SAM riboswitch aptamer (S box leader) from a sheep gut metagenome, 87 nucleotides, folded computationally. The sequence is in RNAcentral, with records from MGnify.

RNA sequence: UAUAAAGAGUGUGGGAGGGGACAGGCCCGAUGAACACACAGCAACCUCUCGAAAGGUGCUAAAUCCUGCAAGUUUACUUGAAAGAUA
Numbered sequence: 001u002a003u004a005a006a007g008a009g010u011g012u013g014g015g016a017g018g019g020g021a022c023a024g025g026c027c028c029g030a031u032g033a034a035c036a037c038a039c040a041g042c043a044a045c046c047u048c049u050c051g052a053a054a055g056g057u058g059c060u061a062a063a064u065c066c067u068g069c070a071a072g073u074u075u076a077c078u079u080g081a082a083a084g085a086u087a
Stems, first nucleotide, its partner, number of pairs: 001087003009039005017028003022068004040060003045056003048051001064083001069080004
């Protein structure tokens, strides 16, 4: 600096957590969480022979799960910021 309401998961091992931290919600999980490995897929940031994809990242529940700060306003929403993530 750019991007994010789109898209894409199974198996084996593992054995109780997970959705970044904190707080409040909400949700996922013994019909098996985190994590590891294998294979598959999505995407198109970088490289390249410039392609619906060869290599390097990333990703494959829910909007970055939602809120937190500011402004506007119909008080519940909208917009923006911040923070984090990826390149």

The model forms 93% of the base pairs in the Rfam consensus. The prediction has a mean pLDDT of 82.